[in-house]
Molecule: small-subunit ribosomal RNA
Organism: uncultured bacterium
RNA sequence: CUAUGCAUGCAAGUCGGACGGGAGCCGCUUCGGCGGUCGACCGUGGCGGACGGGUGCGGAACACGUGGGGAACCUGCCCGCACGCGGGGGAUAACCCUGGGAAACUGGGGCGAAGACCCCAUGGGCUCGUCUGGUGGUGGGCUGGGCGAGCAAAGGCCGGUGAGGCUGCGUGCGGAGGGCCCUGCGGCCUAUCAGCUAGACGGUGGGGUAACGGCCCACCGUGGCGAUGACGGGUCGCUGGUCUGAGAGGACGGCCAGCCACACGGGGACUGAGACACGGCCCCGACUCCUACGGGAGGCAGCAGCAGGGAAUCUUCCGCAAUGGGCGCAAGCCUGACGGAGCGACGCCGCGUGGAGGAUGACGUCCUUCGGGGUGUAAACUCCUGUUCGGGGGGACGAAGGCAGUGACGGUACCCCCGGAGCAAGCCCCGGCUAACUACGUGCCAGCAGCCGCGGUAACACGUAGGGGGCGAGCGUUGCCCGGAAUCACUGGGCGUAAAGGGCGCGUAGGCGGCCCGGCGCGCCGCUCGUGAAAGCCCCCGGCUCAACCGGGGAGGGUCGAGCGGGACGGCGGGGCUCGAGGGCGGGAGAGGCGGGUGGAAUUCCCGGUGUAGCGGUGAAAUGCGUAGAGAUCGGGAGGAACACCGGUGGCGAAGGCGGCCCGCUGGCCCGUACCUGACGCUGAGGCGCGAAGGCGUGGGGAGCGAACCGGAUUAGAUACCCGGGUAGUCCACGCAGUAAACGAUGUGGGCGAGGUGUGGGUGGUGUUGACCCCAUCCGUGCCGGCGCUAACGCAGUAAGCCCACCGCCUGGGGAGUACGGCCGCAAGGCUAAAACUCAAAGGAAUUGACGGGGGCCCGCACAAGCAGCGGAGCGUGUGGUUUAAUUCGACGCAACGCGCAGAACCUUACCAGGGCUUGACAUGCCCCGGAACCUGGCCGAAAGGCUGGGGUGCCCUGUGGGGAGCCGGGGCACAGGUGCUGCAUGGCUGUCGUCAGCUCGUGCCGUGAGGUGUUGGGUUAAGUCCCGCAACGAGCGCAACCCUCGGGGCCAGUUACGCGGACUGUCUGGCCCGACUGCCGGGCGCAACCCGGAGGAAGGGGGGGAUGACGUCAAGUCAGCAUGGCCCUGACGCCCUGGGCGACACACACGCUACAAUGGCCGGGACAAUGGGCGGCCAAGCGGCGACGCGGAGCCAAUCCCCAAACCCGGUCUCAGUUGGGAUCGCGGGCUGCAACUCGCCCGCGUGAACGCGGAGUUGCUAGUAACCGCCGGUCAGCCAUACGGCGGUGAAUAUGUUCCCGGGCCUUGUACACACCGCCCGUCACGUCACGAAAGCUGGCUUCACCUGAAGCCGGUGGGCCAACCCGGGGGCGACCCUGGGAGGCAGCCGUCGA
Repeated sequence: CUAUGCAUGCAAGUCGGACGGGAGCCGCUUCGGCGGUCGACCGUGGCGGACGGGUGCGGAACACGUGGGGAACCUGCCCGCACGCGGGGGAUAACCCUGGGAAACUGGGGCGAAGACCCCAUGGGCUCGUCUGGUGGUGGGCUGGGCGAGCAAAGGCCGGUGAGGCUGCGUGCGGAGGGCCCUGCGGCCUAUCAGCUAGACGGUGGGGUAACGGCCCACCGUGGCGAUGACGGGUCGCUGGUCUGAGAGGACGGCCAGCCACACGGGGACUGAGACACGGCCCCGACUCCUACGGGAGGCAGCAGCAGGGAAUCUUCCGCAAUGGGCGCAAGCCUGACGGAGCGACGCCGCGUGGAGGAUGACGUCCUUCGGGGUGUAAACUCCUGUUCGGGGGGACGAAGGCAGUGACGGUACCCCCGGAGCAAGCCCCGGCUAACUACGUGCCAGCAGCCGCGGUAACACGUAGGGGGCGAGCGUUGCCCGGAAUCACUGGGCGUAAAGGGCGCGUAGGCGGCCCGGCGCGCCGCUCGUGAAAGCCCCCGGCUCAACCGGGGAGGGUCGAGCGGGACGGCGGGGCUCGAGGGCGGGAGAGGCGGGUGGAAUUCCCGGUGUAGCGGUGAAAUGCGUAGAGAUCGGGAGGAACACCGGUGGCGAAGGCGGCCCGCUGGCCCGUACCUGACGCUGAGGCGCGAAGGCGUGGGGAGCGAACCGGAUUAGAUACCCGGGUAGUCCACGCAGUAAACGAUGUGGGCGAGGUGUGGGUGGUGUUGACCCCAUCCGUGCCGGCGCUAACGCAGUAAGCCCACCGCCUGGGGAGUACGGCCGCAAGGCUAAAACUCAAAGGAAUUGACGGGGGCCCGCACAAGCAGCGGAGCGUGUGGUUUAAUUCGACGCAACGCGCAGAACCUUACCAGGGCUUGACAUGCCCCGGAACCUGGCCGAAAGGCUGGGGUGCCCUGUGGGGAGCCGGGGCACAGGUGCUGCAUGGCUGUCGUCAGCUCGUGCCGUGAGGUGUUGGGUUAAGUCCCGCAACGAGCGCAACCCUCGGGGCCAGUUACGCGGACUGUCUGGCCCGACUGCCGGGCGCAACCCGGAGGAAGGGGGGGAUGACGUCAAGUCAGCAUGGCCCUGACGCCCUGGGCGACACACACGCUACAAUGGCCGGGACAAUGGGCGGCCAAGCGGCGACGCGGAGCCAAUCCCCAAACCCGGUCUCAGUUGGGAUCGCGGGCUGCAACUCGCCCGCGUGAACGCGGAGUUGCUAGUAACCGCCGGUCAGCCAUACGGCGGUGAAUAUGUUCCCGGGCCUUGUACACACCGCCCGUCACGUCACGAAAGCUGGCUUCACCUGAAGCCGGUGGGCCAACCCGGGGGCGACCCUGGGAGGCAGCCGUCGA
């Protein structure tokens, strides 16, 4: 919130002073009853149940608000005034009897009362009819008079049945308050609702009402409303006010107050002063309940309470003491109105949970760099206080009237005394916004999140803790409103490129409108009056201790009404003016439009001639055409379309658009003149017209071109780009269509505000008097540019500047210019135009980079040119993979892969298996026990290890028992240890772009800013090298140079070197210098930098080589070299040992070695280096062995000795062969190192002799002492799997025209939707799942409209043969009261009719 349904109780009664009956009680009694008293209860009657209380359904309306009007109205009770209250009659409820029914209730008979009902009389008066005055603001107003008709009433109480009084009653007139009606103005959304209307609009007459009215009816007329939004749809009670906001405004209408509407849904009337009636009636319906099944009862949106629904809202409380209400003369009764209490921190306000002291600062806990820091005066503890609390005592106001009495709240508030810190703190947050940080846990998990975003192993962002921040009996969250949001802009926005100018014009309504004069006073302004309820807000004062709250006073509030005044401005009406606008006259330019005619060039086709083998086409081709004669060429002809040159940066038009020439018709524009009109103007929602291309309809036409289509190519494909054909169409006429990047992406009109320079049209002027030139001016059209504007780009007298008028349009992106609806169209489609859902952006301009199958300039063994290779073979090594108990780990494009490894049999070693050790193999410190140390056995065992002996006694102190130091062993505590993880936590070091020429800074200047400038430009260089220029001037890190080395020379020195031979010189070694600087000459250039050539010189224009690596990039590599944060292991993830593995092998790759041979192999002979290394070493001579090697021992700590060359040269042989090429593989026998060569070393000899005949795609290095070829040395190392790596020398080429291309790079520029930057970004289809929306055969509900049928209650009308006491007339009876009877008046049932849920 729930207008869903409700059990139970209560919420509206009261009056005996209107009336009848009358139980009960008391007394008496002849028991029949009588009297008295209080009078319950029942009924008649009166007043009140129309107020008070609830709710917000409905309603977009005179419902509400505000201001008016009623000459068109009503009003019980109350107040004032006037007059009156006489006579009579008949009933009836209760009650009694009796009947029906379960009940609700009800029929019949009888008694009998009133202030109930009826009749008559009277009339101050009222009403009606009629006659007649006055008055007026002339509608049925107000106010008189005459006549006629009609209309009243009630009594009760007190008092002595008195007088009288009180009260009530009747008829009127007024008042107060209340109500009813009319009306101006105001306040929601929707135009995807544009037309609505039959009682509809009006009239006449009538009905009806308190009253006006088409409210209702009959007849007549045909009107009425609407873009200032009718009608329809949606939503909604309205207001005072509330919240927010600087205000304007926006949102809302809970409590309180005013009005409205409603009372189970719907309809209806009755009664009444008042109702169409919440706790009344009737009817229909739904629902619930009772029932004896015949029939009945009910309406919480009153107070409480219940159920259900819901995010959510209370006690079945007390009292009538107060205030108010009904009734009553009153007492009083009633009152869930109200006054109170209760529940809920739901809100507002106030208060507390203590105060003071108290440590270099306890415990606990948290952090820590371990020193300490935080919690923190916080606690403890000491001394106080007493709000609150507890106990006790006292104790209200509210209660008013002369007195008395009267309190639900309540023994409450409040006051006093006593007691005692005792019972009382939480919630949110701590990444930025935003105030407040650490630790641990977790590891894109769990979770957080308002936005941005956190979390993938060190998280201030999750969770917890410590600490901190904020607020505090609260604090957070969610929802909603306003604000911020100038983000719907009235105040107060925009539309060239961000969303946004209508495609263009004509023009309707509307909006806006020149100068002068006088008028009106509508707008406008001023003053006064009325009103704008109270409450609320604001100010002042006051009452509860304060405050919240409450009381009093004031102020304020309208687009309101009235009166008076003003007269500028706007408006209205009057008069005038000419500058706006239009016209006349005189000139002018033009592809402006329409129609008719006409011309030449060209294409194509047709005919003919000449002529022959191709043509055509492309990047290259093919399809195609051509010997049936093409193409080419000449002549003739046909037809259609378009108009070269002129032509423009030009002109015209509103736009679309317009181009040969001539003619006709026609629109607009410009200039000059100042003759006419006299504001005639501007804009323009709707509307109307025009409107490129393409498209559609009908009919023509068809040369060329050419969607579709066919073919040929291209391609992975090629439904494309290219080529050959080709239909619609393109053209004409008529009719549709109505769009566009219809663009200046810039609506139209007007005014104003520096210049410069072109160009088209006109006019004037000076000079000349011809072209022409110059000056001025008007109109058009361009460019540049200042102010100004702009986010910037840019615009800038043709504005995007400064202003005015009017129109159109925009409001984040997608969905979507879509759906639905409507309108238009023959169709295609057009116009109008959403939402759901979804995203945290989508955009504009500019900046720096990066990128481009963009451009310019320039480098590099980048390509090209060349030489040698790799990719094929065998083998070596590394890697992947596989395998394994383990094959330890790392390195992964370039920039991992002969890399870490400059030496894996054990060791190394980190891996595996097994055997063992624990304070540990290693460090430091402490405690206890034993022993010095140290040396040396035995047993088990693979070893490690375990068990168990022997020897030996030192130093210091000593009181001699012992104690102590160092060291060793055992036990214990701190700790050690980890090649365990993280190179994405790190240091250091390294690779790479890249030896590329770049990367920056200070100041200044430019820009809102990012940023730019400098660093760009012109030259030049290997170079940001240098020169020149320049809003820049300088500077730094890079480049270069300074350093090392090689090349020439000089000087000095020199051993152990070489040569020679004795003197110095040369070589060499080492040190220090010299030398090269475009210095000189010529040429080029801007005579700058610099470049080219030349001379001299050992060497030139950087002489060769090295070292040297800018800002940075790759989270590049390394935790296993080292260091190191964090994490992890602790009888093991540490340590020791034995053995194994790192050496596996179906494969794959990388780097190499050796080859495939004759420029060669083999044999013999001969020659020439350099760098280096050497004492546990290098090892000579000599000897042994075929050899590896052994023996041997000279020399050398080394310019002294040793290691020590090969290609090559000479001679011979082999003769193209898987060979005398090639050496793999395997066998046997040896040698060496080493504790040990099985897994798993190297070497030698003999034997065996494999693949391989120059290597596919592809790919590497190198520009000169380089490549290639040849050997030598070194480190590591016992040895070696080294063919590796780092060095050394020897022999010693080829080629570079050049920069198109591949790769990489530098500078400038351009485009960009890229910025983890093209290995980027990103589009569409499809598959699967989920969500949302649209359509959908059909099914169904709600609202609504029209037509028709039935038609309740009820009002009204008709009828009323039935029924009826009062009144009237007649008849009869009775003495009478009166009765009987007939008729009448009046009324009713019933029936009929209209309307009707």